The part of an RNA shown here (small-subunit ribosomal RNA, central domain) has 350 nucleotides and comes from an uncultured bacterium. Model confidence (mean pLDDT): 87 of 100. The full RNA is in RNAcentral, with records from ENA and SILVA.

Context: one part of a larger RNA
């Protein structure tokens, strides 16, 4: 590279916008770049193929055709693909309506419970554990009642549940604000899909400053444990968990499963929206759209498994991957305050 592939063997960027680029919905004219087809003109000789012939054959050689270009001119043809004009509502979008949501930002507030601090009653333990000790406690701990202060975290509802693109989102009140999905079918008229580079946004831990610190806890001490014990267990406790700004770009960032679009039996549950029935109602049943699980048919698959929410039948675009280790590592770039990330070999081996 050709083929073959990416759920678990290698192998979908963590997630989104959207450039340039590939891709493209129905009807009708036109144009003839691209296709497609006639002529012409050329496409040296050798070679190579057919055909004859010469060397006693044969290689060799010679003599005829013939094949051989994304190739030029020129004449058509008009489905298809392009350009172009014009019209279309099934793709896409905008209006309108009312209705669920932990969908994001900012302010506020609230009870539970820890832990401190005062004070009160009380008195010798308390705490921990597989059993202890460190460890606290007559300078009155622990219990128990009142008052007070801090700072994190929202029990029950909760769910197999709902909302985000993904990270991820939960007390409760308001302000701001993003998106979806239903219903009407006004409106516009292919405005579409992917998307290399590039821009955002990305959990935990880390990093700067400056705040702030209850509980919990990397490091550290100490006390068991053991042969040892730089662990598991206890008893302490510092960054750190928390805020405001700013960086850092990673994760089993996982459905380990890129996005779009159409097609392809069932069965049962759950969320939101609609119409209808049946009711005073609350609801129930039916139908339908949209989301979220289960079981499963064909079909796939190397099995496991997946099965309208595909890993089944196609199409489009984008990303990756090609025998273990060396290595996601060294050099060189780049970014980054450092950690470091992000791109990325090879010798050598088996």
């Nucleotide at each position: 590279u050709u083929g073959g592939g990416c759920g678990u063997a290698a192998a979908g960027c963590g997630c989104g916008u959207g450039u340039a680029g590939g891709c493209g919905g129905c009807c009708a004219g036109a144009u003839a770049g691209g296709u497609c087809u006639g002529g012409u003109g050329u496409g040296a000789a050798a070679a190579c193929u057919c055909g004859a012939g010469g060397c006693u054959c044969a290689a060799c050689c010679u003599c005829g055709a013939g094949a051989g270009g994304u190739c030029a001119c020129u004449g058509g043809a008009a489905a298809c693909c392009a350009u172009u004009u014009g019209g279309c509502u099934a793709g896409a979008g905008u209006c309108c309506g009312g209705a669920a949501g932990a969908g994001g930002a900012g302010a506020g507030u609230g009870g539970a419970a820890u832990u401190c601090c005062u004070g009160g009653u009380g008195u010798a333990g308390c705490g921990g554990u597989g059993a202890a000790a460190u460890g606290c406690g007559c300078a009155g701990a622990u219990a128990u009642c009142a008052g007070g202060a801090a700072g994190a975290a929202c029990a029950c509802c909760u769910a197999u549940g709902g909302c985000g693109a993904a990270g991820g989102c939960a007390g409760c009140u308001c302000u701001c604000u993003g998106g979806g999905a239903c219903g009407g079918u006004a409106c516009c008229g292919a405005c579409g899909c992917u998307g290399a580079g590039a821009c955002g946004c990305g959990a935990a831990a880390g990093c700067g400053u400056g705040g702030g610190g209850a509980g919990c806890a990397a490091a550290c001490a100490g006390g068991a444990u053991u042969a040892g014990a730089u662990a598991c267990c206890c008893u302490g406790g510092u960054a750190g968990u928390c805020c405001a700004c700013g960086c850092u770009g990673u994760a089993a960032a996982c459905g380990a499963u890129g996005g779009g679009u159409g097609c392809u039996a069932g069965g049962u549950g759950u969320g939101g929206g609609u119409g209808g029935u049946g009711u005073c109602g609350a609801c129930u049943c039916c139908a339908u759209c949209c989301g979220u699980g289960c079981c499963g048919a064909a079909g796939c698959u190397a099995a496991c498994g997946c099965a309208u929410u595909a890993a089944g039948c196609a199409c489009c675009c984008c990303g990756c991957c090609u025998g273990g280790g060396g290595a996601g590592u060294a050099c060189g770039g780049c970014c980054g305050c450092a950690a470091g990330g992000c791109u990325a070999a090879a010798a050598c081996u088996c």